[in-house]
Context: one part of a larger RNA
RNA sequence: GAGUGAACGCUGGCGGCGUGCUUAACACAUGCAAGUCGAACGCGAAAGGGGCUUCGGCCCCGAGUAGAGUGGCGCACGGGUGAGUAACGCGUAAGUGAUCUACCCCUGUAUCUGGAAUAACUAUGGGAAACUGUAGCUAAUACCGGAUACGUUCAUGUGAUUGCGAUUAUGUGAAGAAAGAUGGCCUCUGACAUAAGCUAUCGUACAGGGAGGAGCUUGCGUACCAUUAGCUAGUUGGCAGGGUAAAGGCCUACCAAGGCGACGAUGGUUAGCGGGUCUGAGAGGAUGAUCCGCCACACUGGAACUGAAACACGGACCAGACUCCUACGGGAGGCAGCAGUGAGGAAUAUUGCGCAAUGGGGGCAACCCUGACGCAGCAACGCCGCGUGAGUGAUGAAGGCCUUCGGGUCGUAAAGCUCUGUCAAGUGGGAAGAAUCUGAUUUGCGUAAAUAUCGCAGGUCACUGACGGUACCACUGAAGGAAGCACCGGCUAACUCCGUGCCAGCAGCCGCGGUAAUACGGAGGGUGCAAGCGUUAUUC
Numbered sequence: 001g002a003g004u005g006a007a008c009g010c011u012g013g014c015g016g017c018g019u020g021c022u023u024a025a026c027a028c029a030u031g032c033a034a035g036u037c038g039a040a041c042g043c044g045a046a047a048g049g050g051g052c053u054u055c056g057g058c059c060c061c062g063a064g065u066a067g068a069g070u071g072g073c074g075c076a077c078g079g080g081u082g083a084g085u086a087a088c089g090c091g092u093a094a095g096u097g098a099u100c101u102a103c104c105c106c107u108g109u110a111u112c113u114g115g116a117a118u119a120a121c122u123a124u125g126g127g128a129a130a131c132u133g134u135a136g137c138u139a140a141u142a143c144c145g146g147a148u149a150c151g152u153u154c155a156u157g158u159g160a161u162u163g164c165g166a167u168u169a170u171g172u173g174a175a176g177a178a179a180g181a182u183g184g185c186c187u188c189u190g191a192c193a194u195a196a197g198c199u200a201u202c203g204u205a206c207a208g209g210g211a212g213g214a215g216c217u218u219g220c221g222u223a224c225c226a227u228u229a230g231c232u233a234g235u236u237g238g239c240a241g242g243g244u245a246a247a248g249g250c251c252u253a254c255c256a257a258g259g260c261g262a263c264g265a266u267g268g269u270u271a272g273c274g275g276g277u278c279u280g281a282g283a284g285g286a287u288g289a290u291c292c293g294c295c296a297c298a299c300u301g302g303a304a305c306u307g308a309a310a311c312a313c314g315g316a317c318c319a320g321a322c323u324c325c326u327a328c329g330g331g332a333g334g335c336a337g338c339a340g341u342g343a344g345g346a347a348u349a350u351u352g353c354g355c356a357a358u359g360g361g362g363g364c365a366a367c368c369c370u371g372a373c374g375c376a377g378c379a380a381c382g383c384c385g386c387g388u389g390a391g392u393g394a395u396g397a398a399g400g401c402c403u404u405c406g407g408g409u410c411g412u413a414a415a416g417c418u419c420u421g422u423c424a425a426g427u428g429g430g431a432a433g434a435a436u437c438u439g440a441u442u443u444g445c446g447u448a449a450a451u452a453u454c455g456c457a458g459g460u461c462a463c464u465g466a467c468g469g470u471a472c473c474a475c476u477g478a479a480g481g482a483a484g485c486a487c488c489g490g491c492u493a494a495c496u497c498c499g500u501g502c503c504a505g506c507a508g509c510c511g512c513g514g515u516a517a518u519a520c521g522g523a524g525g526g527u528g529c530a531a532g533c534g535u536u537a538u539u540c
Base pairs, nucleotide, nucleotide: 001540002539003538004537006536007535008534009533010532013386014385015384016383017382018381019379020378021344026342027341028340030339031338032337035073036072037071040070041069043067048061049060050059051058052057080297081296082295089222090221091220092219093218094217095216096215099214100213101212104210105209106208107207108206109205110204111203112146113145114144115143121136122135123134124133125132126131152175153174154173155172156171157170158169159168160167161166180202181201182200183199184198185197189196223269224268225267230260231259232258235257236256237255238254240252241251242250272294273293274292275291276287277286278285279284299320300319301318302317322333323332324331325330350376352375353374354373358372359370360369361368362367389419390418391417392416399410400409401408402407423481425476426475427474428473429472433467438462439461440460441459442458443457444456445455446454484529485528486527487526488525489510490509491508495524496523497522498521499520505512506511
């Protein structure tokens, strides 16, 4: 000199854009943060209104609504934190001939035929509660058989390609699928009709490919301590088996005795890593807030289930610590999600608005959910911009300070005169961000028997804004409401007077102060920055 997620002191007008628990991965009251689908399925209220009535009640609308339940998809994303980790964790470059992949896209084939349950519900128990037992009824795209099936899987034979266990062609044997829903129509079958049937869309099953994602392996790089020198028995390798989507001591049995190490093993300390950020001419040094990628974690420890994927932050089980409820028998909980509280600390914000946009989950859709996100609030915490007026004005006014008492200086500074109107204030107008989706209408193409319907592409109209009556614009009046902080001995830009008298005090270093202090305190003047200025801490 430059920088900071800063803090402290004094001061403080406005706006834009960012940023905001660096400490206790300390404990958490309260609310919200993951649901959705009736176009998978069975069941199914009430309030209120109306009608009838023998006054007991019954019927209709509300309504197949609300609601819970079975089932599907999602909950592994998004969001948080950095405790652990010195490691294939991360970075980079490769490999997978050792692998998996739900949803999405493309292609092909199929969607046949049966069965037995169960929740909800009803009845009846237990319990303070959390919750739970018994009996009975019922549905499905829930569950379980059978059939069929391919370029699938497994076993095996032959040929070709290949550096390898791989790829490919062909043959034999064995195994393995499925579910329906909604709309439309009468072309086909059948027909009085319902319905079957046909058809379109969506779904389901199998196979192949793609995209995106993930697992695993390897080369190289990745802090400090040698005042850590030896470490290692599943240890190193082999064989066989198990296990996994998958290679492998990953695990087990047996066999061999290996493996690592001054090119730093082992041990200890510290630490998430990278893109980046700060500094520097660079080399380098320091750092890893915000944003992006990866990893790890979710009160502490452990082992699993479901699932395409978890050993799962707002799932489940066991143990532990802590907190809460209890009828003392037993139960409930996990903010390192968003707000917020206490504590710690020098120190870090609202228990806000909205799903309008972008994105995500579910749904054919309408739509629902979304503390992701978009916005607003607080804070000079940072960067950037603007303003606090402009011109003129000498009797060099008054006043302050200094003085050699002549004067000098604050100083064109003020007043006065002439203007301007940014910002702030008030009044009026007032956005862009909105495109979709969907509905209506219309055009074309496709499917089809069809001018139904449906799908695709396009036109027109309608609907949708939290921010927000905000930005912006115009007008009104008015110099009116808006300057401080540090320093002035040298380094280092800027000097005099008074007070004090080695006292009080200053100080980054040198050093000032003991009676003329440009160094302490005050004043006048000056210098430097400026809505900031200094100090402290820290990095280069």

Notes: The part of an RNA shown here (small-subunit ribosomal RNA, 5' domain) has 540 nucleotides and comes from an uncultured bacterium. RNAcentral holds the full RNA, with entries from ENA, Greengenes and SILVA.